[in-house]
Context: one part of a larger RNA
């Protein structure tokens, strides 16, 4: 000096407590273990792996397995040699990829160039290893309040002091004090959205006008004014007025010195070191989708504040031209047909769902629930056998609120309702990410669990 203590003090956080929904039991989707397999490719493994790399595994992808082919190679650049050779058309074999064979087949111009192919060389190529050699980028404690550094002062020194101490704050946030003074990175604030006004513009917006919207510019809040109380003073509580809004006004973006030899050689880069008729490269096919188990993440249940049936009502974000698709007409439906608008505040995707209202259902494994199977259809795609999605008939399984334990939320939050969207030909999305709707309960406190910060103590630990 730090690390650690089932040592102390102080003090924070959905860390307990309080409350609200859950998980953990059920069926089902994924995702990981295991086991199988010819192959189930690979990677992430306590918090920080396990709907994570995947923002889209029927073929591609793709890395993996089988089987067939290729070797200057699928794909860059140079060198030398040959060249009417290539591509293309066609025929044999073939599952393709390829192999053989036959047709056609230059250009400028001319010692010679360019294209193509061919050979032979240099070399290409490897998602082979190695994140314990690296960059580059994450994640993590932690949005936590701390890490440091000139000088000076103390100390034989490692170092100490400042940064402790008395208030105080979300903050090492300010104030006081003080051998320290002063600065940097952090914090704050300067950016962005949202809530009120004003101001300019208005199309395609509402519907005709001091106005919704829409877009840009600006204002506004500062404990700034009052009253109380703590106080030496800084500053803080309480309450008030004005205000749309207070006491950091929600939320975001930002993430300090470090640790964790954390992860990532398959994202890219890159040193070593391996393989080059093969650890490369092409193509079919198959796997990644296997299934006694066993964890994670979720979906949907189990019902009367529900089920169903009719009717009515209100969003927001987004996204569309190899696309969204209107009206109308087939169809019980999924869908076809149609073909109008829209390069989009104009047109479409678009009836939002929970919701009201009126009706059945009457406690029953049921008119709950909807797995599972069987039968018919329909869509994307060259192709739905393994292995896609969606309609429709029938079939109706487990379940009757879930042990020990455990998650997550402090407000427009939880919850519970639907809608958009990247990704995408289609989709195993119930998943990410985002948008509105309706909208709670509680927290008495900090003793205890976790996890942090400061001071201090104690150590045989570094």
């Nucleotide at each position: 000096u730090g690390a650690c203590g089932g040592g102390g003090g102080c003090c924070c956080g959905c860390a307990c407590a309080a409350g609200c929904a859950g998980c953990g039991g059920a069926g089902c989707g994924u995702g990981u273990g295991g086991u199988u397999u010819a192959a189930u490719u690979c990677g992430a493994c306590g918090c920080a792996a396990c709907a994570c790399g995947a923002a889209g595994a029927a073929c591609c992808u793709u890395a993996c397995c089988u089987g067939g082919g290729c070797u200057u190679g699928a794909c860059a650049u140079g060198a030398c040699g040959c060249u009417g050779c290539a591509c293309g058309c066609c025929g044999u074999c073939g599952a393709a990829a390829g192999a053989c064979g036959g047709c056609c087949g230059c250009c400028u111009g001319u010692g010679a160039g360019g294209g193509u192919g061919c050979g032979u060389c240099a070399c290409a190529g490897g998602u082979g290893c190695u994140g314990c050699a690296u960059g580059g980028c994450u994640g993590u404690c932690g949005u936590c309040a701390g890490c440091u550094c000139g000088u000076g002062u103390c100390g034989u020194g490692a170092g100490a002091u400042g940064u402790u101490g008395g208030g105080u704050u979300c903050a090492g946030u300010c104030c006081c004090g003080c051998a320290a003074c002063g600065a940097g990175c952090g914090c704050a604030a300067c950016c962005c959205g949202c809530g009120u006004c004003g101001g300019u513009a208005g199309u395609u917006a509402c519907u005709u006008g001091u106005g919704u919207c829409u877009a840009c510019c600006g204002a506004g809040a500062c404990u700034g004014c009052c009253g109380c109380c703590g106080u030496g003073a800084c500053c803080g509580g309480c309450g008030g007025a004005g205000g749309a809004a207070g006491g950091c006004g929600c939320g975001g973006a930002u993430g300090a010195c470090g640790u964790c030899a954390a992860g990532u050689c398959a994202g890219c880069a890159u040193g070593g070191c391996c393989c080059u008729u093969a650890c490369g490269u092409c193509c079919a096919g198959g796997g990644c989708g296997a299934c006694a188990c066993a964890c994670a993440c979720g979906c949907u249940a189990c019902a009367a504040u529900g089920g169903c049936c009719a009717c009515g009502a209100c969003a927001a974000u987004g996204c569309g031209u190899u696309g969204c698709c209107a009206a109308g007409c087939c169809g019980c439906a999924a869908g076809g047909c149609g073909g109008a608008g829209c390069u989009a505040a104009u047109c479409g995707c678009u009836u939002a769902a929970a919701c009201g209202u009126g009706g059945u259902c009457u406690c029953a494994g049921u008119g709950c629930a909807g797995a599972u199977c069987g039968g018919g259809g329909g869509c994307u795609g060259c192709a739905a056998c393994u292995c896609g999605c969606c309609c429709c008939c029938g079939u109706g399984a487990a379940g009757g609120c879930g042990g020990a334990g455990u998650u997550g939320c402090u407000a427009g939050u939880a919850a519970c309702c639907g809608c958009g969207u990247a990704u995408c030909a289609g989709c195993c999305a119930u998943g990410g990410c985002g948008c509105g709707g309706u909208g709670a309960a509680u927290a008495c406190g900090u003793u205890c669990c976790c996890g942090g910060g400061c001071c201090u103590u104690g150590u045989a630990c570094a």

This is a predicted structure of a 462-nucleotide part of an RNA (small-subunit ribosomal RNA, 3' major domain) from an uncultured bacterium. Its mean pLDDT, the model's own confidence on a scale to 100, is 84. Its Rfam family is "Bacterial small subunit ribosomal RNA". Rfam links the family to the GO terms ribosome and structural constituent of ribosome. The RNAcentral record of the full RNA draws on ENA and SILVA.